[in-house]
A computed fold for a 94-nucleotide RNA from a Lentisphaerota bacterium, annotated as Bacterial small signal recognition particle RNA. Model confidence (mean pLDDT): 81 of 100. NCBI's taxonomy places the organism under Bacteria, Pseudomonadati, Lentisphaerota. It matches the Rfam family "Bacterial small signal recognition particle RNA". Rfam's curators write: The signal recognition particle (SRP) is a universally conserved ribonucleoprotein involved in the co-translational targeting of proteins to membranes. Rfam classes the family as a non-coding RNA gene.

Parts: sequence; C1' cells; structure tokens
RNA sequence: UACGCAAGCGGAUGGUGGAGUCACGCGAACCGGGUCAGGUCCGGAAGGAAGCAGCCCUAAGCGCAGGCUCCAGGUGUCCGUCGACUGCGUAACC
Repeated sequence: UACGCAAGCGGAUGGUGGAGUCACGCGAACCGGGUCAGGUCCGGAAGGAAGCAGCCCUAAGCGCAGGCUCCAGGUGUCCGUCGACUGCGUAACC
C1' cells in the first nucleotide's frame, strides 16, 4: 500500500427474559349474582317471605411451549454501508 475479516452505522428476521392484552380453562362454606331440594318464618286458609346445601354464571386470582403489542441484553442470522479513524490476518514493496 492492497485485499479479506471484525468492530461501527442502517434495515430485516429469529430467540431469551419481562410487562400488557385477547382466546381457552380452573376458580366464592359465608362476607358476589341466578335458581333454590330439605328445613325455617308469616297466615285460619289460599298463598307468600327470607334463604343453607347443590347446580349454573362470574369477580379477585391462577394456569396454558396459544395469538398480538411493547420493553430489555454480555442475544443469533442475513442484507446493505463504512471518506478518514480502530483491531486482526495475508501478500507485496521500502
């Protein structure tokens, strides 16, 4: 000096951790709702009232290698760029 690789810069995409949200599921002895067997209460009666268990729906919350978005790094790969500067390697010259 030249070339190559890296670092730097820009973009794309993947992964890891976290957060939010959606879907699905679980989820309340009583202090959520609905329906309320049994039983209780009111009534002369007809009827009515409150309401435990059970069942159903859900809240807080939990679960799911699911979808989407965001954040983070001692994260992977690829493409492009790199005037001068930085690191490494090769070659030539002095």